[in-house]
C1' cells in the first nucleotide's frame, strides 16, 4: 500500500433484509435483614465511530475518512 471483518449504554453483545434503540452484568433508589450478602420492585445512562449522499423516513443502503483485528504484498 491492497483486501476482509468489526466499531451500538461503564463492560460483553443483540437489533437481519429501511419505519417505535434493547438484553445480561455493572451503577442508583426502595424493599427484605438486628446488620450485610443473596432475593424482589423501580430508575438513570446512547450525537448507533466521524462526515456527506439516497429516501417521506437510515444503526441498517451508497461514498469518503478514523480506529482495531486478520490476511496479502
Nucleotide at each position: 500500500g491492497c483486501g476482509u471483518c468489526a466499531g451500538u449504554a461503564g463492560c460483553u453483545c443483540a437489533a437481519c433484509c429501511g419505519g417505535g434503540a434493547g438484553a445480561g452484568c455493572g451503577c442508583c433508589u426502595c424493599u427484605c435483614u438486628g446488620a450485610a450478602a443473596a432475593g424482589g420492585a423501580g430508575g438513570a445512562g446512547g450525537u448507533c465511530g466521524c462526515a456527506g449522499g439516497u429516501u417521506c423516513g437510515a444503526c441498517u443502503c451508497c461514498u469518503g475518512c478514523c480506529u482495531g483485528a486478520c490476511g496479502c504484498a